[in-house]
RNA sequence: AUUGAAAAAGGCAAACUUUCCGAAAGGUUAGGGCGCAAAGCUGAGGGUCUAAGGUUUGGAAACUCCCAUGAUUAAGACAGCCUGGCUACCAAAU
Numbered sequence: 001a002u003u004g005a006a007a008a009a010g011g012c013a014a015a016c017u018u019u020c021c022g023a024a025a026g027g028u029u030a031g032g033g034c035g036c037a038a039a040g041c042u043g044a045g046g047g048u049c050u051a052a053g054g055u056u057u058g059g060a061a062a063c064u065c066c067c068a069u070g071a072u073u074a075a076g077a078c079a080g081c082c083u084g085g086c087u088a089c090c091a092a093a094u
């Protein structure tokens, strides 16, 4: 340097329950443990999710307001979906 032994000293922690934040997606705290050799960091590209707010469609309607498994979107979220970038522990093997 490569590689990851169906290895693992040490590490992380899905679902679910719980605390708080958020409109929501989701995040956070504690438990939990499905899994993970980068399941460490990064939202740059793709993808997926949300849509209070904006715009818009339909209904209702003087207007505002109101209704809708409506549409779309600024924006937000996901690194445990993929790619890219940065960094790190361990040790069978080469």
Base pairs, nucleotide, nucleotide: 001094002093003091004090011036012035016031017030020027021026034080040086041085042084044083045082046081047078048077049076050075053073054072055071056070057068058067059066